[in-house]
């Protein structure tokens, strides 16, 4: 340095539900709470994908195109602890 993740060590994070606040919404923040996670650390302008909402096209469901916002605990990029090979 690369690959791997059983055990060892320090530990870390915190799903859903509920409460409060922000938001049109998706969703976010804090509290509580733990479903789980070897990156559940960071990145939304490296890339893909998804959600919301607005506009347009299409007879409708729905789909497509474009804009705003959001999701990394969807894939992914970057970085990292312990140890093994």
């Nucleotide at each position: 340095a690369a690959c791997c993740g059983a055990a060892c060590g320090u530990g870390g994070c915190a799903a859903a539900a509920c409460c409060a606040c922000c938001g049109a919404a998706a969703g976010g923040u804090g509290g509580c709470g733990g479903c789980g996670c070897a990156a559940a650390g960071c990145u939304a302008c490296a890339g893909g994908g998804g959600c919301u909402u607005c506009g347009g096209c299409a007879a409708a469901a729905u789909g497509c195109c474009g804009g705003u916002g959001c999701c990394a605990g969807c894939c992914a990029g970057c970085u990292g602890c312990c140890g093994g090979u």

Predicted 3D model of an 85-nucleotide RNA (c-di-GMP-I riboswitch aptamer) from a Syntrophomonadaceae bacterium. Its mean pLDDT, the model's own confidence on a scale to 100, is 84. The sequence was found by an Rfam model in a public genome assembly.